[in-house]
Transfer RNA from a Candidatus Yonathbacteria bacterium, 71 nucleotides, folded computationally. It matches the Rfam family "tRNA". Rfam classes the family as a transfer RNA. The prediction has a mean pLDDT of 82.
RNA sequence: GCGGGUAUAGUUUAGUGGUAGAACGCGACCUUGCCAUGGUUGAGACGGGAGUUCGAUUCUCCCUACCCGCA
Numbered sequence: 001g002c003g004g005g006u007a008u009a010g011u012u013u014a015g016u017g018g019u020a021g022a023a024c025g026c027g028a029c030c031u032u033g034c035c036a037u038g039g040u041u042g043a044g045a046c047g048g049g050a051g052u053u054c055g056a057u058u059c060u061c062c063c064u065a066c067c068c069g070c071a
Base pairs, nucleotide, nucleotide: 001070002069003068004067005066006065007064010024011023012022013021018054026042027041028040029039030038047063048062049061050060051059
């Protein structure tokens, strides 16, 4: 330099045009003499920009970061 892939919560991930779920973690409360465990509940996310569309996490393009291959 060329080609391909990935980017969703603090972490690991599901979702694939119409309100984004889960697990662990975190906060509050309950339980306990304390801790741990357990229960209830809450907060927290679509890498950035543009396009298509009534509507984009999803489709298209560019950029950024990372991974793989070729040279």